Predicted 3D model of a 71-nucleotide RNA (transfer RNA) from a Minisyncoccota bacterium. RNAcentral holds the sequence, with entries from ENA. Rfam family: tRNA. The family's RNA type in Rfam is transfer RNA. Model confidence (mean pLDDT): 83 of 100.
């Protein structure tokens, strides 16, 4: 130098153009003499910068990070 893949919440992954979810974790509550498990509830995310398009997390371009291959 090239070429591929990847990047959603503290974590670990869905989600192939129309409302951004689960699971652990976090917190608050309920029960219990108390703690923990259990139960209910609650906040929290699309990596950045254009393009396409009524409408982008999605689909095209580039940067940036991260893993791989060639040389």
């Nucleotide at each position: 130098g090239c070429c591929u893949c990847u990047u959603u919440a503290g974590u670990u992954c869905a989600g192939u153009g129309g409302c951004a979810g689960a699971a652990c974790a976090a917190c608050g509550g309920u029960a219990u003499c108390g703690u923990a498990a259990a139960c209910c509830g609650u906040g929290a995310a699309c990596a950045c910068c254009a393009g396409u398009c009524c409408g982008a997390u999605u689909c095209u371009g580039g940067u940036a990070g991260g893993a791989g291959g060639c040389u």